[in-house]
Context: one part of a larger RNA
RNA sequence: UGACGGGGGCCCGCACAAGCGGUGGAGCAUGUGGUUCAAUUCGACGCAACGCGCAGAACCUUACCAGCCCUUGACAUGUGACUCGCCGGCUCCAGAGACGGAGCCUUCGGUUCGGCCGGAGUCAACACAGGUGCUGCAUGGCUGUCGUCAGCUCGUGUCGUGAGAUGUUGGGUUAAGUCCCGCAACGAGCGCAACCCUCGUCUCCAGUUGCCAUCAGGUUAUGCUGGGCACUUUGGAGAAACUGCCGGUGACAAGCCGGAGGAAGGUGGGGAUGACGUCAAGUCCUCAUGGCCCUUACGGGCUGGGCUACACACGUGCUACAAUGGCGGUGACAGUGGGAUGCGAAGGGGCGACCCGGAGCCGAUCCCAAAAAGCCGUCCCAGUUCGGAUUGCACUCUGCAACUCGAGUGCAUGAAGGUGGAAUCGCUAGUAAUCGCGGAUCAGCAUGCCGCGGUGAAUACGUUCCCGGGCCUUGUACA
Numbered sequence: 001u002g003a004c005g006g007g008g009g010c011c012c013g014c015a016c017a018a019g020c021g022g023u024g025g026a027g028c029a030u031g032u033g034g035u036u037c038a039a040u041u042c043g044a045c046g047c048a049a050c051g052c053g054c055a056g057a058a059c060c061u062u063a064c065c066a067g068c069c070c071u072u073g074a075c076a077u078g079u080g081a082c083u084c085g086c087c088g089g090c091u092c093c094a095g096a097g098a099c100g101g102a103g104c105c106u107u108c109g110g111u112u113c114g115g116c117c118g119g120a121g122u123c124a125a126c127a128c129a130g131g132u133g134c135u136g137c138a139u140g141g142c143u144g145u146c147g148u149c150a151g152c153u154c155g156u157g158u159c160g161u162g163a164g165a166u167g168u169u170g171g172g173u174u175a176a177g178u179c180c181c182g183c184a185a186c187g188a189g190c191g192c193a194a195c196c197c198u199c200g201u202c203u204c205c206a207g208u209u210g211c212c213a214u215c216a217g218g219u220u221a222u223g224c225u226g227g228g229c230a231c232u233u234u235g236g237a238g239a240a241a242c243u244g245c246c247g248g249u250g251a252c253a254a255g256c257c258g259g260a261g262g263a264a265g266g267u268g269g270g271g272a273u274g275a276c277g278u279c280a281a282g283u284c285c286u287c288a289u290g291g292c293c294c295u296u297a298c299g300g301g302c303u304g305g306g307c308u309a310c311a312c313a314c315g316u317g318c319u320a321c322a323a324u325g326g327c328g329g330u331g332a333c334a335g336u337g338g339g340a341u342g343c344g345a346a347g348g349g350g351c352g353a354c355c356c357g358g359a360g361c362c363g364a365u366c367c368c369a370a371a372a373a374g375c376c377g378u379c380c381c382a383g384u385u386c387g388g389a390u391u392g393c394a395c396u397c398u399g400c401a402a403c404u405c406g407a408g409u410g411c412a413u414g415a416a417g418g419u420g421g422a423a424u425c426g427c428u429a430g431u432a433a434u435c436g437c438g439g440a441u442c443a444g445c446a447u448g449c450c451g452c453g454g455u456g457a458a459u460a461c462g463u464u465c466c467c468g469g470g471c472c473u474u475g476u477a478c479a
Base pairs, nucleotide, nucleotide: 001479002478003476004475005474007473008472009471010470011469012468013467015463016462019427020426021425022424023423026319027318028317029316030315031314032313033312034310035309042053043052064305065304066303067302068301069300070299073128077127078126079125080123081122082121083120084119088105089104090103091102092101093100108118109117110116130294131293133292134291135290139288140287141283142282143281144279146277151190152189153188154187155186156185157166158165159164170181171180172179196271197270198269199268201239202238203237204236205235206234210229211228215226216225217224242265245259246258247257248256249255321420325379326378327377328376329375330374337368338367339366342361343360347356348355349354386417391412392411393410394409395408396407397406433455434454435453436452437451438450439449
């Protein structure tokens, strides 16, 4: 100087407390451990691994296993010889396919005319290719975490033999090393804040969405038509909030408390933004890269299998156990988005998944599209008109192909489950809870993930205690 203390003081955080809803019990989904297996590819392991890499494992992916094949190689550059436009398309034979064999179609440019230039293929050999093989404890890059915490440092000066100290401590204050005052310090940098995006109010500009607001026409009806940008809205420019004003308090300061006005106050809500560093944290399976290793194989191709196994154990979720509910009816009100190998309307068929059909739309114009919780009726507390697992049969769709191993539909079947031990998680407001909708990935497949809006709470006395953190101080046999 740090680190540590079941030392002290001060102060924060959904840290506790106050409250609401869960997890832990059930069934299922998903990840992991374990076990099994020819293989169940690999990585991630307290917080900060475990719906994580995977924003899509039937083939492919795929790195794993078995079998069958290739060896200058699926891919790059160079040398030699030979052939020819290359490329591409189609048919047949054998085969699980890769691959092997046969045939057909198509068929160069420039030219000083010399296989001369450009291009492709085959063969031979060699330099080499190739490796998701090892080492994240050799590395770059990227990322997690402490932590959006308020800290981390430097120059000069001063003090100290020195390590170092001071500044950065102290008195107040703040979300903040934020600001004020004081002070052997005076300044400065990286952080904080602000500048950026978005939501909330208003004004202006602009209108193939919106409006009968106003005028006219038309209809059973509808912005349907003419017409118009007033309103709504869209998207561009601006205004607006600064403790600016008043009162109190404070040290006459910084600030704090209350009030006015205001759409909004005292950082208005949300986002982006992550200091010096810590964990030899994570990643050599994104990529890059040193070293090591393989080179007829640890490289490459293919078919099939596996990653989907199942006595168990754990994490994360979904659905429930019902009446604030189930079922039937009714048919009102969103927002974000997506759409051309695409979204697919009307109209038909089917109980349904879906099929036929093909209008319109490169989309404020058309489509996905139906929002759902809501409201009305019924059920009357029962393993039930709760719950839907499991299983049988019959189908639908995608795809070369749904046996291993897809999703969906109808009929039948109806399991466990009556609110869950010890323990444990999230959340302070348009939040929790609850309800549906959209998107990425994607042929198909979502209870996961990322977004969107609808309805919309309770509680916070307080900081003794648990956890994490900041500043000062103290002890130390630790570094």
Predicted 3D model of a 479-nucleotide part of an RNA (small-subunit ribosomal RNA, 3' major domain) from Enhydrobacter aerosaccus. Lineage of the source: Bacteria > Pseudomonadota > Alphaproteobacteria > Hyphomicrobiales > Enhydrobacter. Model confidence (mean pLDDT): 83 of 100. It was read from a public genome assembly. Rfam family: Bacterial small subunit ribosomal RNA. Its family is annotated with structural constituent of ribosome and ribosome in the Gene Ontology.